RNA sequence: GGCCAGAAACGGCACACCCGUCGUAAGGCGGGGUCGCAAAGCAAGGGGACCUGCGGGCGUGCAGGUCAGCCCAGCUGCCUCG
Numbered sequence: 001g002g003c004c005a006g007a008a009a010c011g012g013c014a015c016a017c018c019c020g021u022c023g024u025a026a027g028g029c030g031g032g033g034u035c036g037c038a039a040a041g042c043a044a045g046g047g048g049a050c051c052u053g054c055g056g057g058c059g060u061g062c063a064g065g066u067c068a069g070c071c072c073a074g075c076u077g078c079c080u081c082g
Stems, first nucleotide, its partner, number of pairs: 004082001005080002012037002017032006035069001041075002045072003048067007
């Protein structure tokens, strides 16, 4: 230095909910908050879930969007009882 692992330490992030704000909506952003998280850092490639519109026989649909704290894959990163 690399890989595995996650006991400890320094720290980090911030579910739900509340307030404000943007959006038809899913949901995003900011503040509060702290359920949890060793990647709960980045990112929409593959699934999946959600929203809107179209279609339509109650269709297996099509198009546009949202979510990574749903899963897989990808990129990057702190520490070291081991």